The RNA shown here (transfer RNA) has 73 nucleotides and comes from Brachionus calyciflorus. The source organism's lineage runs through Eukaryota, Gnathifera, Ploima, Brachionidae and Brachionus. Its mean pLDDT, the model's own confidence on a scale to 100, is 82.
RNA sequence: GCCUUUGUAGCUCAGUGGUUAGAGCACUUGUCUCGUAAACAAGGGGUCGUGAGUUCGAUUCUCGCCAAGGGCU
Repeated sequence: GCCUUUGUAGCUCAGUGGUUAGAGCACUUGUCUCGUAAACAAGGGGUCGUGAGUUCGAUUCUCGCCAAGGGCU
C1' cells in the first nucleotide's frame, strides 16, 4: 500500500428499513437479615464510532473518515 471483518448500555452481545432500541451480567434503591451475601421487587444508564448520501422513513443500505482484529505484498 491492497483486501476483509468488526464498532449498539459499565462488560458480553442480540436487533438488519417503520411501531417506545433490547437481553444477560454489573450498578442504585427497597423488602428480608443481628449484619453481610443470596433471593425477591422496583429503578437509573444509549448523540447505535463519526460525517455525508439514498429513502416518505436509516441502528439497518451506500460512500468517506476514525479505531480495533485478520490476510496479502